[in-house]
RNA sequence: AACAUGCUCCGGGGUCGGUGCAAUUCCGAACCGGCGGUGAUAGCCCGCGACCGCGACCCGUCCGACAUGCAUAUGUCGAGCACGGGAAGCGCUGAUCUGGUGAAAUUCCAGAGCCGACAGUCAGAGUCUGGAUGGGAGGCGCAUGGC
Numbered sequence: 001a002a003c004a005u006g007c008u009c010c011g012g013g014g015u016c017g018g019u020g021c022a023a024u025u026c027c028g029a030a031c032c033g034g035c036g037g038u039g040a041u042a043g044c045c046c047g048c049g050a051c052c053g054c055g056a057c058c059c060g061u062c063c064g065a066c067a068u069g070c071a072u073a074u075g076u077c078g079a080g081c082a083c084g085g086g087a088a089g090c091g092c093u094g095a096u097c098u099g100g101u102g103a104a105a106u107u108c109c110a111g112a113g114c115c116g117a118c119a120g121u122c123a124g125a126g127u128c129u130g131g132a133u134g135g136g137a138g139g140c141g142c143a144u145g146g147c
Base pairs, nucleotide, nucleotide: 003145004144005143006142007141009139010138015029016028017027018026030127031126032116033115034048035047036046037045043114044113052091053090054089057086058085059084060083061082062080063078064077065076066075067074068073096112097111098110099109100108118130119129120128
């Protein structure tokens, strides 16, 4: 040093106009792009994360039995068809081509395209509001161990 364990902090961007009773949702024109990987820089190559469904298993409540106690109750054990919370994992989950340069690029340059959870809404949302002061792939660092 690799690596292992623990911990702190950080960890998502984007709108104007028109129509209309009403739309940042429609129409027109704009704008935005998490994390790791990669023969060279990626929204659309490979994978991961966020939403949603299932969920072994764990915790609490409830319930039952027993013990202690005058009693409120406390403790131990048990079970589930109940309620609440957590959770490894599984499922689900969008989109790119052409030309150029080069040793190497679906990543750079040029051109033309495409995609974007759920809930809400006086009318349909990648951009508004909300779950979310949440979660999070992961990133910097610190401590200890470690030759």
This is a predicted structure of a 147-nucleotide RNA (FMN riboswitch aptamer (RFN element)) from Gulosibacter sp. 10. It matches the Rfam family "FMN riboswitch aptamer (RFN element)". About the family: The RFN element is a highly conserved domain that is found frequently in the 5'-untranslated regions of prokaryotic mRNAs that encode for flavin mononucleotide (FMN) biosynthesis and transport proteins. This element is a metabolite-dependent riboswitch that directly binds FMN in the absence of proteins. In Bacillus subtilis, the riboswitch most likely controls gene expression by causing premature transcription termination within the 5' untranslated region of the ribDEAHT operon and precluding access to the ribosome-binding site of ypaA mRNA.The FMN riboswitch structure, reported in present an FMN-bound six-stem junction, adopts a butterfly-like scaffold, stapled together by opposingly directed but nearly identically folded peripheral domains. The coordinates come from a structure-prediction model, not an experiment, and the mean pLDDT is 82. RNAcentral records the identical sequence in 2 taxa.